[in-house]
RNA sequence: CCGCCCAUAGCUCAGCUGGUAGAGCAGGUGGCUCUUAACCACAAGGUCCUAGGUUCGAAUCCUAGUGGGCGGA
Numbered sequence: 001c002c003g004c005c006c007a008u009a010g011c012u013c014a015g016c017u018g019g020u021a022g023a024g025c026a027g028g029u030g031g032c033u034c035u036u037a038a039c040c041a042c043a044a045g046g047u048c049c050u051a052g053g054u055u056c057g058a059a060u061c062c063u064a065g066u067g068g069g070c071g072g073a
Base pairs, nucleotide, nucleotide: 001072002071003070004069005068006067007066010025011024012023013022019056028042029041030040031039049065050064051063052062053061
């Protein structure tokens, strides 16, 4: 320098062929227990890496960039 892949909750990741974003774990509250752990219930937690574009509508499609990984020269 060229090509490919990844970026979504605090962490690990889903999210189909565009239609109002989810799970598990962690953390919080309550229950159970003499207490803790375990277990059960509930609630909370997101400018979907950034900026543009397409569209009635974008996490999803297009372009550029940033960060990480792999390969080639």

A computed fold for a 73-nucleotide RNA from a bacterium, annotated as transfer RNA.
The coordinates come from a structure-prediction model, not an experiment, and the mean pLDDT is 80.
Its Rfam family is "tRNA". The family's RNA type in Rfam is transfer RNA.
It was read from a public genome assembly.